[in-house]
RNA sequence: UGAGUAGGCUGGGCAGUCGCCGUUUAACGGAGGAAAGUCCGGGCUCCAAAGGGUAGGGAGCCAGGUAACACCUGGGGAGCGUGAGCUCACGGAAAGUGCAACAGAAAAAAUACCGCCGCGUUACUGAAUAAUCGCGGUAAGGGUGAAAUGGUGUGGUAAGAGCGCACCGCGCUGAUGGCAACAUCAAGUGGCUAGGAAAACCCCUCCCGGAGUAAGACCAAAUAGAGAUCUUUUGGCGUUACCCGCGCCGGAUCAGGGUAGGUCGCUUGAGAUUAUUGGUGACAAUGAUCCUAGAUGAAUGACUGUCCUAGACAGAACCCGGCUUACAGGCCUACUCGAUUU
Repeated sequence: UGAGUAGGCUGGGCAGUCGCCGUUUAACGGAGGAAAGUCCGGGCUCCAAAGGGUAGGGAGCCAGGUAACACCUGGGGAGCGUGAGCUCACGGAAAGUGCAACAGAAAAAAUACCGCCGCGUUACUGAAUAAUCGCGGUAAGGGUGAAAUGGUGUGGUAAGAGCGCACCGCGCUGAUGGCAACAUCAAGUGGCUAGGAAAACCCCUCCCGGAGUAAGACCAAAUAGAGAUCUUUUGGCGUUACCCGCGCCGGAUCAGGGUAGGUCGCUUGAGAUUAUUGGUGACAAUGAUCCUAGAUGAAUGACUGUCCUAGACAGAACCCGGCUUACAGGCCUACUCGAUUU
């Protein structure tokens, strides 16, 4: 100095005038890093309490973190990258069903197109011999393909083949390291071999009630403590998919009448900041400090002046932890590769 990788911060400032909301009404406070998506997990409320099964859904290497999770951290393995690093929907193909265009003989316990070898025929007096044809053996050579039943060499064979052997590869056993997934070994042993893909169905292991703040609770007021039809323990409702079980005694449909108000839920939290200790880390423990929106047809807006980094994406509605998506400009830290100079 160029190009990268990983992580983090910020998101216009200041002053004045007018205008809003909350509160303890002097005074103080008042939209986010994603408030977005409504995709996960919970807190809380109700079903409401008695549970089980099926269906359905989620996860899928190992070990941890967390209230919990499909999240996060660390490690293993596979792949990509010169590297810092990045990605992974990472159990099972010998339980079964299905799939793979075209080419090729054949695409799975599949296969003989070209070829190689043997016998017979052709072919006679004897022997040898070509094309063609028939029977048998073969998968080493050639071809097709993304992929064709381990590779190289050597012996053997009628010709060949792990058929035998050596080395490599692979499996199993053992040893060492690790909590483990796994890794290593100048160890032993086995000729060992029926590929791909389950983000196809499926099999295996583990986990899972539902609904949702318009949840729900209370207060006040008003009306019609009125009607019709069907059913009523052989019925129905609840347990928000179905069945069994359990609980309750009513239930369903139609028409009509009254109310639409207020309070709570509603913000002190699995809270934030910071220090120490422990841990590779996610985090945990302890101490100190702080209180930081609660609207309800929906509050923080408008104007003026000034500064410079000239301002992006974008507005809470019960709350919190994640994931995903959007983002102009500016700033910081660590690491990798290259060039040049000393």

Predicted 3D model of a 342-nucleotide RNA (Bacterial RNase P class A) from an uncultured Gammaproteobacteria bacterium. It was read from a public genome assembly, where an Rfam model found it. Of the family's consensus pairs, 97% are formed in the model. It matches the Rfam family "Bacterial RNase P class A". Gene Ontology terms of the family: dimeric ribonuclease P complex, tRNA processing and ribonuclease P activity. The family's RNA type in Rfam is ribozyme. The prediction has a mean pLDDT of 75.